The RNA shown here (Glycine riboswitch aptamer) has 102 nucleotides and comes from a Bacillota bacterium. Its Rfam family is "Glycine riboswitch aptamer". A reference for the family is Mandal et al. (2004), "A glycine-dependent riboswitch that uses cooperative binding to control gene expression", Science. Its family is annotated with glycine biosynthetic process in the Gene Ontology. Rfam describes the family as follows. This family represents the bacterial glycine riboswitch.
[in-house]
RNA sequence: AUGAUCGUUUCGGGAGAGUCCUCAAACGAGGCGCCGAAGGAGCAACUGAGCAGCAUGCUGGCUGUUAGGGAAACUCUCAGGCACAAGUACCGGAACAGGACG
Numbered sequence: 001a002u003g004a005u006c007g008u009u010u011c012g013g014g015a016g017a018g019u020c021c022u023c024a025a026a027c028g029a030g031g032c033g034c035c036g037a038a039g040g041a042g043c044a045a046c047u048g049a050g051c052a053g054c055a056u057g058c059u060g061g062c063u064g065u066u067a068g069g070g071a072a073a074c075u076c077u078c079a080g081g082c083a084c085a086a087g088u089a090c091c092g093g094a095a096c097a098g099g100a101c102g
Base pairs, nucleotide, nucleotide: 007096008095009094010093011092012091013090018032020031021030022029023028033082034081035080039078040076041075042074046069047068050065051064052063053062054061
């Protein structure tokens, strides 16, 4: 001196699904019906300690089986949500922190 991934804050964009019924002045609560993009959970290929068999002078050589690891915008709908508002994964900008690579 260039300054990555990740993290925090902030600005902008940002969907889906009944303001259905009942109670209630309203906020809301309950019931039924729905949504998936806070969060959470599940799994494929692949990998694979170990075990068994075969081969072999040696050998990450081969096959089978199994614990574990293993992605999502897919799946589940626990949570959350279904007028407006708020919020939301994700995308872009800025700042802070940080210090990989060169």